Source information: The prediction has a mean pLDDT of 83. Predicted 3D model of a 103-nucleotide RNA (SAM riboswitch aptamer (S box leader)) from Flavobacterium caeni. The organism belongs to Flavobacterium, within Bacteria. Of the family's consensus pairs, 97% are formed in the model.
RNA sequence: CUGUUAUCACGAAAGGCCGAGGGACUAGACCCGGUGAAGCCUUAGCAACCCUUUAACUAAAGAAGGUGCUACAUUCUACUUUGAUUUCAAAGACAGAUAACCC
Numbered sequence: 001c002u003g004u005u006a007u008c009a010c011g012a013a014a015g016g017c018c019g020a021g022g023g024a025c026u027a028g029a030c031c032c033g034g035u036g037a038a039g040c041c042u043u044a045g046c047a048a049c050c051c052u053u054u055a056a057c058u059a060a061a062g063a064a065g066g067u068g069c070u071a072c073a074u075u076c077u078a079c080u081u082u083g084a085u086u087u088c089a090a091a092g093a094c095a096g097a098u099a100a101c102c103c
Stems, first nucleotide, its partner, number of pairs: 003101006013043005021032003026078004044070003048067003051062004074095001079092005
């Protein structure tokens, strides 16, 4: 890498360097960006998982440690089903992200 399981409509900032892109792929939109993108460093915060405590069949609290995360629902849509019948709504897939485990 691949695989399995769980979660993803909540939550969470600032400084320095740098200098033009970014929001996963493809397509269509929409948004952010010299009032400084992405990336790197520092500090802070959040709490998804591991973890700690209380419970005891799966819930609450915590934040010392390990990952992770801190614009817009995973930014929205794409495929299927069911309603409504121009639009639209709901549910589920596909794909993705994160963690733990297996290998």